[in-house]
Molecule: transfer RNA
Organism: Candidatus Nomurabacteria bacterium
RNA sequence: GCUCGGGUGGCGUAAUCGGUAGCCGCGAUCGACUCAAAAUCGAUUCUCGAAAGAGGUGGGAGUUCAAGUCUCCCCCCGAGCA
Numbered sequence: 001g002c003u004c005g006g007g008u009g010g011c012g013u014a015a016u017c018g019g020u021a022g023c024c025g026c027g028a029u030c031g032a033c034u035c036a037a038a039a040u041c042g043a044u045u046c047u048c049g050a051a052a053g054a055g056g057u058g059g060g061a062g063u064u065c066a067a068g069u070c071u072c073c074c075c076c077c078g079a080g081c082a
Base pairs, nucleotide, nucleotide: 001081002080003079004078005077006076007075010026011025012024019065027045028044029043030042031041032040046055047054048053058074059073060072061071062070
C1' cells in the first nucleotide's frame, strides 16, 4: 500500500428486511431473607436537566418519512496479502 472483519451502557454482547436503541449476561448500588454472612429473590443502573423534555451506537457528511443498520470521507483495533 491492497483486501476483509470490527468500534453500541462500567465490561462482554444482541438488535431479523432500514421501523420504539440498549436484549441477555457480568459487575455495581439499594432492599428482602439471615443472629450475621454466603447463596437466592426484588428494584435501580448511558448523558444533561428540579421536572417536562432533549441528546446519545468511534468522528463528520449524505440518502430516506425514518439509519446502529445503506453510501462517501476520516480515526482506532484485529486478520490476511504484498